[in-house]
């Protein structure tokens, strides 16, 4: 150099989710799922063990107990015990400090410890690190020295006296380790003199001289145990400092002993601690002051972690002690069960006076959602006295109450299937679930009960002996247990004593049925309940946890939703209107320096418990225990020196200066120009002007407007002129002078980091507004007047002040925007335009503006994109749901309007951005439809007819009821029908199916009834393959029956949009996506038809054909159809032989495709009085309606889920009703008349019906029609078409129009035409003389007119409806305009989609506040 290995060390760690929408991406809040708790509440509740237990009134507290000890200081001796004298009734009394001991007293030590509690407190209070050369500490330890003499009192004890008490006054007398005096001082302290050492400094320390000053107490058992002064040490304490340590700036200025000095005075000590003089200091945007709340800390909780909350229990330190003050004592306090003294309460009391402080332990009241005994004992721990025994100890150890929290333990295991019985559900002869669950067998005994053993915690001090110098050491032996007979152990029977609780729509495990029906109620968000609720309430299942479960509050989490880690600001909530600049942040190159940062050792510290690891003890765990690590800090030291500061030297590229040029509507002033407007005067000249969508108001005969001269005055500056210039921004526009600011370009020279940004702070700042003067032509809020409108305080029009113009001075805001802060660096290209310099003079380079366009890249998208919204760095400003609100209070600024700063209750679950797909739009573009228009008839006016409404009724039965109900369901209500009303009747039922038995009750007649129906008499059924069935009837059991609700639970059909031309997939592209592309474009069509282009390339479902009539010809085929040509026959007729040419039937075939031509188009395709064709460009029609809209329409055609009646909401019968009728509306008839009515004659269809028919023909009747009679079950037979023609009349009238209404009198159908049917005939002869407003249908065999037939049907209310054929037009320039649609595009706060959304008054209730005649305490 290169490979490889090994060790060792770090490292344990981070999930989502729902709700803004038709859907989407983002942005954003708001909700849940986790963990915790001194907890509380609801339901349930079997032991243990470990902890915990006023979180609110630092409310007020009866009762009791919590600090006493020491006779070995002492003076004595009241109670007790003993003794001993005396005495005695033998029970006892007296007397004696004599002993044991001892209450009060004197005295010492303790009482400052231990225990509560957090009000107060933002502080050197705590935390953490030093410092005290500025301190003090009694008991204990150690060393050195002393302990000598003397005195005066006082408590008590007794006497007296005063009070009610508490307590007090006086006399007399007494002791001490109680006070005092004196001696005695190495050492102490203090002067004074000189020395050595040491320190950052004040200073400290040692040692020497001479002066002054301070001391004590005794007891004793004779071992000792006190006492004094002095050093030292321990151990407490004080005092300073650095550094941390909450929120409001809507607290911006504090401060007088305040800062500092000098001097005293205090204190243990330093110090304004205090006091006196001096000086003017001192704190503060790095937040002083002042408000608010709060006891810190270790350390809990979360949390991935950085963080954020918290501060109960347990340690440590403060702080308090009924409120506030204060000292005293004493080593130690300004004292929790000590004084004084002031207040508040509370209790005593003789009324004069007194006594008290539970935030010690228990406990009681109150307060509260809420949180234990007025136990036990000093046996161990500790503590306080004491020589000691020992006494005292509510500290403590212990017990008792609470599931309040953590751990543990059971309430059984194991086999058992006909998958029991019940319960629930279901498609219900039966399935499934509950469910191996029970039952049943067999086996265990934790726990419980019963019985019996039974602990540790306790060995010491004491006392005795023995060693030591002390101090203490060893050995012996005696007592002492509250807990507790407790833990624990055995043994005994026996499944025996022992499971709730929430939840079940989604999030979020875990579904079904009843009940209810926007009500009861649920809800953590989002929702859920209006008759099929898996979201309400029961019930069965089921999830989940478990002696607990769940609600509720409250921290952290999730939330990267304050972002340090770890986030924004074009349009979401966010860039200040610009700039100059102060503080302060942060800053080019190269070298030296130092070593603040910063890094790396190392030392002291971070108490202990806690938390981690590991191992130990409790049967295990909670829990204890021992060890170690961890404490990320803070100091002190050592080193290192790249980076960043420091502090010197220099550099020349940022920055600036000179020097030469450019460009510009840059600003400031003054001066000057023309056009226009408008006014004046003067002229010409006459009726109007002049504005408007249309008018008017205005102005004009006193002469406008027009026009023409000449004059005045203000304001603004045409063309040039542009996505050009210039300026920070605001903004700046005729020319021309002066002043004047900035900027770019080229070269060189010089300064050398001078930089960049910028809270505060200063200046600048459109319009509109203010103030003082000044000018004022236009134009114009405000104000009038005219329109316009429901109405117009508007738009629109005639007028017209403020103001707009100047000079000064204010105001300081704008959508002051590029909604984009200044700066610097880097990051592909195109292109145009202004200035400017170069050169090789070009479609050229470079620079420095200005715009568009695109690469990467960012971005939620839209878009940026070298003029960034890329990539980075530096400083400022700002946001942190929506509303309330830029509101309110405060405070600062203006002359004022006002402007800056700038909240809260309360209220919502969103608001919001950007895109997407619909639908929309008094938005654009194209295109289409009898959509207009152009035309022809109608409706609406009358009279009748039919639906509907309304109204009336016992009932008028239900349904349809914009367009898409209303001559619609119903293609036939006089009973039926009928579903409705009244009345009279039946209840396994009127009807149908299966199974058995009879043939009888079927049928028929008679009675009663309105009728169903009921009695009564009579009556013995038909077919057979001989098995039976048919019909009737009875049983018997299942299925009854409903025109009863719900078309908003449903299938099926059906209308509408629309016969419009759309509607969609597969794969591929494109977007993060919602989606888009195909489907758009550009041509063309009736058409998303066709073509071309083209990130598309196919494909389905629509269009179109394909299918039927029709229109032309052809072939076949002729019968009931025809009849040309031949024959026959008739008054006449295809009658008849016969034919198939025709016609025409009914089956097949052709035929039309823009194939042809011309023309224009790339094509596709279009035009053409073309050609040929019967027929031309989809030839006419007609059947067929994409995906879907209307919760369209029908539960009454019919099927059907639920519900709902059952001697009825079902069945049967009678009569009524659906036909009513002041009214209104739809559809239609017939009409009003001469293009007609009316008579006579006359001519031509076609498509259809016919046996309970249709009828020819004949009779009768005026006729409906009746009676006769033939003919056809049909191209046979059955049917006169009418409009038309022809001839005649009527003559414009309410008629020969009109034809309703009534009145007679008939005729049919029919059980039956009163209610309520149709027709004939005679008579009557109303309205009405072409209809307001405003609708409706039609584009060619249509419209319009004109007759025929069908269908339902006994008959008909049919003028309806469904086809047939006759005659047989008119128009259409166009697509401006309505309506209705398609496509493409654009908006949009609509999405239930404009019939949408969405604002502001205003009723009424109800809340809170203000004002209020007035009232009233």
């Nucleotide at each position: 150099a290169a490979a490889u290995a090994a060790u060792a060390g770090c490292a344990a760690g981070g999930a989502g989710a729902g709700u803004u929408u038709g859907a989407u991406c983002c942005u954003g809040g708001c909700u849940c799922a986790g963990g915790a708790u001194g907890a509380a509440c609801g339901c349930u509740a079997g032991c243990g063990g470990c902890a915990g237990g006023c979180c609110u009134c630092a409310u007020a507290c009866a009762u009791g107990c919590a600090a006493g000890u020491c006779g070995a200081g002492g003076g004595g001796c009241a109670g007790c015990a003993g003794g001993a004298c005396a005495u005695u009734u033998c029970g006892g009394u007296g007397u004696u400090g004599c002993u044991g001991g001892c209450g009060a007293c004197c005295g010492g030590c303790g009482a400052a410890c231990g225990g509560g509690u957090g009000c107060g407190u933002a502080a050197c209070a705590c935390g953490u690190a030093u410092g005290c050369a500025a301190u003090c500490u009694a008991c204990c330890u150690u060393g050195c020295a002393c302990u000598g003499g003397g005195g005066c009192a006082u408590a008590g004890c007794u006497c007296u006296c005063g009070g009610a008490a508490a307590c007090g006054a006086g006399a007399a007398u007494u002791a001490a380790u109680a006070c005092c005096c004196c001696a005695u001082a190495u050492c102490a302290u203090c002067u004074u003199a000189a020395c050595a050492g040491c320190g950052c400094a004040u200073g400290c320390c040692g040692a020497u001289a001479a002066g002054a000053u301070a001391a004590a107490a005794g007891c004793u058992c004779c071992g000792g145990c006190g006492g004094u002064g002095c050093a030292a040490g321990a151990u407490g304490a004080g005092c300073a400092u650095g550094c941390g340590u909450c929120c409001c700036a809507u607290u911006a200025g504090c401060u007088a002993g305040u800062u500092g000095g000098u001097a005293a005075g205090g204190u243990a000590a330093c110090g304004g601690c205090u006091u006196a003089c001096c000086a003017a200091g001192g704190c503060g945007a790095u937040g002083a002051u002042g408000g608010g709340u709060a006891g810190g800390g270790g350390u809990u909780c979360u949390g991935a972690g950085a963080g954020g909350a918290a501060a109960g229990u347990c340690c440590c330190c403060c702080a308090c002690a009924c409120u506030g003050g204060c000292a005293c004592u004493g080593a130690g306090a300004c004292a929790c069960g000590g004084g004084c003294c002031a207040g508040a309460c509370u209790c005593c009391u003789a009324c004069g006076g007194g006594a008290g402080g539970c935030a010690g332990c228990a406990g009681u009241a109150g307060g509260g959602a809420a949180u234990a005994u007025u136990g036990g004992u000093c046996a161990a721990u500790g503590g306080g006295c004491g020589a000691a025994a020992g006494c005292c100890u509510g500290a403590a150890c212990c017990a008792g109450c609470c599931a309040u929290g953590c751990c543990g333990c059971g309430u059984g295991c194991a086999g058992g299937a006909u998958g029991a019985a019940g319960g629930c559900c279901c498609u219900c002869a039966g399935g499934g679930u509950u469910g191996u669950a029970a039952a049943c067998u067999g086996c265990u005994u934790u726990u419980g009960u019963a019985c019996g053993g039974g602990a540790a915690c306790a060995a010491a001090a004491a006392g005795c002996u023995c060693c030591u110098g002390c101090g203490g050491g060893a050995g012996c032996c005696a007592u002492u247990g509250a807990g507790g007979g407790u833990a624990c152990c055995g043994u005994a029977a026996g499944a025996a004593u022992a499971a709730g609780c929430a939840c079940c729509g989604g999030c979020u495990a875990a579904c079904u049925c009843c009940g209810u029906g926007c009500c009861a109620g649920c809800a953590g968000c989002c929702g859920c309940g209006g008759u099929a609720a898996u979201a309400c309430g029961g019930a069965g299942g089921g999830u989940g946890c478990g002696a607990g479960c769940g609600u509720u509050a409250u921290c952290c989490g999730g939330a990267u939703u304050u972002a340090c880690u770890g986030g924004g600001u074009u349009u979401a909530a966010a860039g200040g209107g610009u700039g100059c600049g102060u503080a302060g942040g942060c800053g080019g190159c190269u070298c030296u320096u130092u070593a603040a940062g910063u890094c790396a050792g190392u030392g002291g510290u971070g108490a202990a418990a806690g938390c981690c690891u590991g191992g130990c003890g409790c049967u295990u765990a909670a829990c204890g225990c021992c060890a170690g690590a961890a404490a990320u800090g803070c100091c002190a030291u050592u080193g290192a020196u790249a980076c960043u500061g420091u502090a010197g030297a220099g550099c020349u590229u940022g920055a600036g200066u000179c020097a030469a040029g450019a460009a510009g509507a840059g600003g400031u002033a003054a001066g000057c120009a023309g056009a226009a407007u408008u006014c004046a005067u003067g002229g010409u000249g006459u009726a109007g002007c002049g504005g408007u969508g249309a008018a008017a108001u205005g102005c004009a005969u006193a002469g406008a407007u027009a026009u023409c001269a000449u004059g005045a005055g203000g304001a603004a500056u045409u063309c040039c002129g542009a996505c050009a210039g210039c300026g920070a921004a605001g903004g700046c526009a005729g020319c021309u002078u002066a002043c004047u600011g900035g900027u770019c370009u080229u070269u060189g020279a010089c300064u050398g980091a001078c930089g960049c940004u910028g809270a505060g702070g200063c200046a600048c700042g459109a319009a509109a507004g203010c103030g003082u003067g000044g000018g004022g032509a236009g134009c114009a809020a405000a104000c009038a007047g005219g329109a316009u409108u429901a109405g117009a305080u508007a738009c629109c029009c005639u007028g017209g002040u403020a103001g707009u113009c100047c000079a000064c001075g204010c105001u300081g805001u704008a959508a002051a925007c590029g909604a984009u802060g200044a700066u610097u660096a880097c990051u592909c290209g195109a292109u145009a335009u202004a200035c400017a310099c170069g050169c090789u003079u070009g479609u050229c380079g470079u620079g420095u503006g200005u715009g568009u366009c695109c690469a990467a890249g960012c971005g939620a998208a839209a878009g940026c994109g070298u003029u960034a919204a890329g990539u980075a760095a530096u400083c400022c400003a700002c946001c942190u749901g929506g509303g309330g609100a830029g509101u309110a209070c405060g405070c600062g600024c203006g002359c004022a309007a006002g402007c800056g700063u700038g909240a809260a209750a309360c209220u919502c679950a969103a608001a919001g951005g950007a895109a997407u797909u619909g639908a929309c739009g008094g938005g654009g573009g194209u295109c289409c439809g009898c959509a207009c228009a152009a035309g022809c008839g109608g409706u609406g006016g009358a009279g009748c007819a039919u639906g509907u409404g309304g109204u009336u009724u016992a009932a008028u039965u239900c349904g349809a009821u914009a367009a898409u109900a209303c001559g619609c369901g119903a293609g036939g209500a006089a009973c039926c029908u009928u579903a409705c009303c009244u009345g009279g009747g039946c209840u396994c039922g009127a009807a149908u199916g299966u199974c058995u038995c009879u043939g009888c009750u079927a049928c028929c007649u008679u009675a009663a009834g309105a009728a169903a129906u009921u009695a009564a008499g009579g009556g013995u059924u038909c077919c057979u393959u001989c098995g039976g069935g048919a019909c009737a009837g009875a049983g018997u059991a299942c299925a009854a029956g409903g025109u009863g609700c719900u078309g908003c639970a449903u299938g099926g059909c059906c209308g509408u949009c629309g016969u419009c031309a759309g509607c969609u997939c597969g794969u591929g592209c494109c977007g993060u996506g919602a989606g888009g592309u195909g489907u758009u474009g550009g041509g063309u069509u009736a058409a998303g038809u066709c073509c071309c282009a083209u990130a598309a390339c196919g494909a389905g479902c629509g269009c179109a054909a394909c299918c039927c009539c029709u229109a032309u010809a052809c072939u076949u085929a002729g019968u009931u159809g025809c009849c040309a040509g031949c024959a026959c026959g008739u008054c006449a007729u295809g009658g008849u032989g016969g034919g198939g040419a025709c016609u025409c039937u009914a089956a097949g075939u052709a035929g039309a495709c823009u194939g042809c031509c011309u023309g224009c188009g790339u094509a596709a395709g279009c035009a053409g009085u073309g050609a040929g064709g019967a027929a031309g460009g989809a030839g006419g029609g007609g059947a067929c309606g994409a995906g879907g809209u209307c919760a369209g329409g029908u539960c009454a055609u019919c099927a059907u889920g639920g519900c709902c009646c059952u001697u009825a909401u079902g069945c049967c019968c009678a009569g009524g009703g659906c036909u009513a009728c002041a009214c209104a509306c739809g559809u239609g008839c017939u009409a009003c008349a001469a293009u007609g009515g009316c008579g006579u004659g006359u001519a031509c269809a076609g498509a259809g019906g016919g046996a309970a028919g249709c009828u020819a023909c004949c009779u009768g009747g005026u006729a409906a029609c009746a009676g006769g009679a033939u003919g056809c079950a049909a191209a046979u037979c059955u049917u006169u078409a009418a409009a038309g023609c022809a001839c005649g009349u009527c003559c414009c009238a309410g008629u020969u129009c009109g034809g309703a209404u009534u009145g007679a009198g008939g005729u049919c159908u029919g059980c039956a035409a009163c209610u309520c049917g149709a027709c004939c005939u005679c008579a009557u002869g109303a309205a009405g003389u072409u209809g307001g407003a405003a609708u409706c249908g039609c584009u060619a065999g249509u419209a319009a007119u004109c007759g025929c037939g069908c269908a339902u049907c006994a008959g008909c209310a049919a003028u309806g409806g469904c086809g047939c054929g006759g005659u047989g037009a008119a128009u259409a320039c166009g697509u401006u305009c309505c309506c209705g649609g398609a496509c493409c595009u654009u908006g949009u706060a609509c999405a239930c989609a404009c019939c949408g959304c969405c604002c502001g008054u205003c009723a009424a209730g109800c809340c809170a506040u203000g004002g209020g005649a007035g009232u009233u305490g």
Small-subunit ribosomal RNA from an Amoebophilaceae bacterium, 1417 nucleotides, folded computationally. The organism belongs to Amoebophilaceae, within Bacteria. Model confidence (mean pLDDT): 84 of 100.